[in-house]
RNA sequence: AGCGAACGCUGGCGGCGUGCCUAACACAUGCAAGUCGAACGGGAAUGCCCUUCGGGGCUAGUACAGUGGCGCACGGGUGAGUAACACGUGGGUAACCUGCCCUCGAGACGGGGAUAACCUACCGAAAGGUGGGCUAAUACCGGAUAAGACCACGGCCACGGAGGUGGUAGCGGUCAAAGAUGCCCUCUGAAUGUAUGGUAUCGCUUGAGGAUGGGCCCGCGGCCCAUUAGCUAGUUGGUGAGGUAAUGGCUCACCAAGGCCGAGAUGGGUAGCUGGUCUGAGAGGAUGAUCAGCCACACUGGGACUGAGACACGGCCCAGACUCCUACGGGAGGCAGCAGUGGGGAAUAUUGCGCAAUGGGCGAAAGCCUGACGCAGCAACGCCGCGUGAGUGAUGAAGGCCUUCGGGUUGUAAAGCUCUGUCGGGCGGAACGAAAAGGCAGGGUGUGAAUAAUGCUCUGUUCUGACGGUACCGCCAAAGGAAGCACCGGCUAACUCCGUGCCAGCAGCCGCGGUAAUACGGAGGGUGCAAGCGUUGCUCGGAAUUAUUGGGCGUAAAGCGCACGCAGGCGGCGAGGUAAGUCAGUUGUGAAACUCCCGGGCUUAACUUGGGAACGGCAUCUGAUACUGCCUCGCUUGAGUACGGAAGAGGGGAGCGGAAUUCCCAGUGUAGAGGUGAAAUUCGUAGAUAUUGGGAGGAACACCGGUGGCGAAGGCGGCUCCCUGGUCCGAUACUGACGCUCAUGUGCGAAAGCGUGGGGAGCAAACAGGAUUAGAUACCCUGGUAGUCCACGCUGUAAACGAUGGGUACUAGGUGUUGUGGGUGUUGACCCCUGCAGUGCCGAAGCUAACGCAUUAAGUACCCCGCCUGGGGAUUACGGCCGCAAGGUUAAAACUCAAAGGAAUUGACGGGGGCCCGCACAAGCGGUGGAGCAUGUGGUUUAAUUCGACGCAACGCGCAGAACCUUACCUGGGUUUGACAUCCCGAGAACUCUGUGGAAACAUGGAGGUGCCCCGCAAGGGGAGCUCGGAGACAGGUGCUGCAUGGCUGUCGUCAGCUCGUGUCGUGAGAUGUUGGGUUAAGUCCCGCAACGAGCGCAACCCUUGCCCCUAGUUGCCAUCAUUAAGUUGGGCACUCUAGAGGGACUGCCGGUGAUAAACCGGAGGAAGGUGGGGAUGACGUCAAGUCCUCAUGGCCUUUAUGCCCAGGGCCACACACGUGCUACAAUGGCCGGUACAAAGGGAGGCGAAGCGGCGACGUGAAGCCAAUCCCAAAAAACCGGUCUCAGUUCGGAUUGGAGUCUGCAACUCGACUCCAUGAAGGCGGAAUCGCUAGUAAUCGUGGAUCAGCACGCCACGGUGAAUACGUUCCCGGGCCUUGUACACACCGCCCGUCACACCACGAAAGCCUGUUGGACCAGAAGUCGCCGGGCUAACCCGCAAGGGGAGCAGGCGCCAAAGGUCUGGCCGGUGAUUGGGGUG
Repeated sequence: AGCGAACGCUGGCGGCGUGCCUAACACAUGCAAGUCGAACGGGAAUGCCCUUCGGGGCUAGUACAGUGGCGCACGGGUGAGUAACACGUGGGUAACCUGCCCUCGAGACGGGGAUAACCUACCGAAAGGUGGGCUAAUACCGGAUAAGACCACGGCCACGGAGGUGGUAGCGGUCAAAGAUGCCCUCUGAAUGUAUGGUAUCGCUUGAGGAUGGGCCCGCGGCCCAUUAGCUAGUUGGUGAGGUAAUGGCUCACCAAGGCCGAGAUGGGUAGCUGGUCUGAGAGGAUGAUCAGCCACACUGGGACUGAGACACGGCCCAGACUCCUACGGGAGGCAGCAGUGGGGAAUAUUGCGCAAUGGGCGAAAGCCUGACGCAGCAACGCCGCGUGAGUGAUGAAGGCCUUCGGGUUGUAAAGCUCUGUCGGGCGGAACGAAAAGGCAGGGUGUGAAUAAUGCUCUGUUCUGACGGUACCGCCAAAGGAAGCACCGGCUAACUCCGUGCCAGCAGCCGCGGUAAUACGGAGGGUGCAAGCGUUGCUCGGAAUUAUUGGGCGUAAAGCGCACGCAGGCGGCGAGGUAAGUCAGUUGUGAAACUCCCGGGCUUAACUUGGGAACGGCAUCUGAUACUGCCUCGCUUGAGUACGGAAGAGGGGAGCGGAAUUCCCAGUGUAGAGGUGAAAUUCGUAGAUAUUGGGAGGAACACCGGUGGCGAAGGCGGCUCCCUGGUCCGAUACUGACGCUCAUGUGCGAAAGCGUGGGGAGCAAACAGGAUUAGAUACCCUGGUAGUCCACGCUGUAAACGAUGGGUACUAGGUGUUGUGGGUGUUGACCCCUGCAGUGCCGAAGCUAACGCAUUAAGUACCCCGCCUGGGGAUUACGGCCGCAAGGUUAAAACUCAAAGGAAUUGACGGGGGCCCGCACAAGCGGUGGAGCAUGUGGUUUAAUUCGACGCAACGCGCAGAACCUUACCUGGGUUUGACAUCCCGAGAACUCUGUGGAAACAUGGAGGUGCCCCGCAAGGGGAGCUCGGAGACAGGUGCUGCAUGGCUGUCGUCAGCUCGUGUCGUGAGAUGUUGGGUUAAGUCCCGCAACGAGCGCAACCCUUGCCCCUAGUUGCCAUCAUUAAGUUGGGCACUCUAGAGGGACUGCCGGUGAUAAACCGGAGGAAGGUGGGGAUGACGUCAAGUCCUCAUGGCCUUUAUGCCCAGGGCCACACACGUGCUACAAUGGCCGGUACAAAGGGAGGCGAAGCGGCGACGUGAAGCCAAUCCCAAAAAACCGGUCUCAGUUCGGAUUGGAGUCUGCAACUCGACUCCAUGAAGGCGGAAUCGCUAGUAAUCGUGGAUCAGCACGCCACGGUGAAUACGUUCCCGGGCCUUGUACACACCGCCCGUCACACCACGAAAGCCUGUUGGACCAGAAGUCGCCGGGCUAACCCGCAAGGGGAGCAGGCGCCAAAGGUCUGGCCGGUGAUUGGGGUG
């Protein structure tokens, strides 16, 4: 784009078309083929009239049937069959026919016998039939006539495409006929209007020709399957005969043995063919409705008859199935004609009107018949046209929807106002299609004797319409009756809200839906089309996705494993001929319709019509000769042969050789050997291994040896000989295209395997044992059989690979190597230049998707062959062929998926590689894991044990403080504009004191009490703020979603990375830069480089600490002077210190290493040296990481509750499990006593001194201090001295009892501390695991935040103060480069197979059952033909007759033969217990 469509929703009108695609299923009923009285014989009834009542007349020679003629073979239907001369196209018929029609010629004489109807007698239920009798014809039959018809004989002429055809003398033979009607009396007869005559028309016979229609034959063309490869006995041909309109094996007899086939026979499947139709740029592809041509069929099968024509849709006979009638004896029927019915189906119409037109049959005609046809009806089934209104109308109405609440949109849309009048409705008018024929009247003309009749013709007139009172026209009223459907995620025009919550659903592909869905459903809005719109189905296109036009095969699917080679395809140079291909023109054909162009007719269009063009083709004739073909002649360059050389693991056979393994014998010799990661099995004291000598046997041939050689490939490796194939080089001669390729075919063909017979040393599937392992039917080890070897035969496959078929030609080079020539120089183990043939590497152009290929092409061309067409199913099944088997070869489908795949890119990953980092390992020190306790978590429990956090990166985390509060949880008691914000109304100042109930919240009373600002004299009013009461907007929520979010944070990781611009490269993703060589802590720096620069990171800048200097000197300090118990005071500011500002360090200097660079190493100086130590600082990003319970926030939920208030409880539970800690287990210690030295902090409802009391917690006390001033404050370890002496202890301190202190409204659940008593586990901790590299670990104490109180946690501070690092193999994490990848949610990836379950399709299968098609035989209807024909017979002949003859009929027999039957095969299919694999989940 299209459709004979169907389905869903919807539906106003008209025109023109179209309408059983399925069951060629079955059919009720009606109609669809008759007509002619001018061929013929019969011949009513009814009604009317008359009547003498007997009847007659008209109806009427009508109806009706019959004989006869013509038609029924057309028209109409259907597409079952058919793969065929069925169709299309072009030819042939010298091998034919043709009724009716036309033209021309000739004729039509004279006779005969029957028969239906009818009458009559019978049979039968019927359908129907039988006998007898009568009769006519354009029915039937002899005879005559007989041409140029036909047959036989035979002569001549012409033509030709072979047999022959045409023409023309002769002789012999054969075959005709029918009349009807009208008119007339010229002729004839007869005699008064007649026929036997004349004439006209129609008909008849015969011949020739034409036209039309057909039969038969041939060339060419158009489906699938080769998993159909061979088919064929009337088969192929001949001779003869029969048969036909006619050729012919069409049929038969005989003879011969042919015919068809890879250019596809035979078989199977499917199918009516064509003009055309749809699509497409075309080439093609698909299709064959309506219309037109041809064919085939008419219930199924067979058959003939009649006829011009049939093997006959509405004819006959037979058989079969089915239906109907029946008196059971027997009969009838065939809608694939038009309607219509049932059935089938997704689905396809009225049992209409009419012959008015067109066409057909019959007829002289009138006319009759015509479901052909013309019309109408039904159906949006299609195409076309029209309408459902037009103009105006903004406060942009109402309503709806959305909203950021401002508004937007629906929307000029509506309403309103002004108009118009198509369609529909009403009323009225009203066609075209109709002109012929015929009738009537008149005229002309032919025939004729004719003014008759009749033929032809002209004029006038008359008659005829189903559609239909329809089209069309006019008038009337009236915006009135007339819009839907699909879609709106992308493709693809069109977006929002609500509902739903991986549900319900959508979906053409991709894909949507798991709580913010433009994708589901609804709504508003929009988009598209419109009386339709969508959906489904089907065809073509896009699809260059079967590639002729116009594709491919190294790796995506695809080169046969290799060769030889028949057919086939293709083929060098020159010349001549031919003209098949090819080219040009001529002629014929190519039906019409259709398509296209130009016109015409319906108002337009659809539709219809005139003309033209076109119809790509086929045939015919003439011409051309370049190319191809064919024939002929020649040539040498392709190909080949001869000659001379050369290399070689080329092949086959025979023989020979040494090394090694093993075995055997003997010697020496002794305890092991062997084997492995380590072992064991194994061998060995019966003497192994080792070693020496000798022997046996089999297999393979070290070094040479080489991207060296040879071969077609597989493949070939010791040496010698014999036989043998191919190749290369050189120079000449010869042949003269002998060539290339190759379907089918044939041969060769690794390893393994098979058969027979040998052989068997080593090795070694299977097998056994030992190990390894979770297992180990493996890898490793010890053994070991087939096999490996030989001969003969089979198999025929491999990643048989260069994953690259063969041949020829052409297209830059460079560099190796093998063989063999030429040249130059030197005469050598030679080097160089150059040619041919091989074999490698690198590369130009070009090609390629890229990778890559590149004179050995994957480049440029030609020729031939093979092969491919999404993945799986499938290296398959079935079938065929081959094989002994194993199996090979050829090779599908169902079903299933939305991919499978190639090359390259970026990542990620690897029990890949390289380089390098990190307390990563190692080296060390100390811990955890065991104990008790503390704390967090899980679990469990509970009314609640609120919630969050879950590997590292949750678990002393949020919590820098849960007894109430906190608090979010539970129980109970209350409350509803609320504890809190804004607005409104009323009252009251606020507020203070106090009572009752109650656990409190709260509820309910009493008393006091008025301020501030403004107006106002006052009274009073108003206002700000606060309280109470009230109404509603609203508040509130630690309710949900961290997977809707912001912000903040963790983590990789303080790892060195992450990017950009421009340029360049690449089809592109992308690369380059950023890689490389060095170097660094560092993408730090240097060098190099198609890159050059830049940004975020690194570093530095900042803070702190370490040194110095300057400034300043109180509350700090004290060297000097004085003083004191004391830097206490005077004094001083040098020092310390404090806190401000500076300096200092930069690889700056020296040496070495290094590319002379960057840098590194060493050194000097220096307080500090290569980042001095520490901190702050965290790139692009990752983890949907964490947090809605800090805060903020979308959406959802809640609103007398999920909000708010209160009391009590809980967060503190406890069989257990884990994390993080504390204290220990002791002597490097505990205890007692003594004596030193910090830093950093905090302090006003605070720190709190001294003193006093208490064993102590603490109390009392009050000085000082808003702090370099006072206080907390004692630092502790350390050091000194003493004691304890290895024990569950003078270790350890849990637990428990008792007594207290402090805080606080309150320590019961549930605080901390003190004292006395008690004195548990625990003796250094399994597997495993953590931290730390220097002022670090370890150890010791101190302070702070939170806080009424509560610290083993956290944050901070100082004191004492180590050990070790060989090194980077390994574990973990990370960086860079590289490599592989089937991963990309990225290895916690992907993914394979079995098993279990469910479903689906398929294969096998004992069989069972349809269908189809063969073979053999039986049987044999109807019927044609043949034979017989004893029974029967009008026409003709003979005969007086009887009868006979001839010619026939019945009947019989036979050939053929449908259905049917028996037996036996092939093939397709269905089904089948069971079974096999496959697919999906």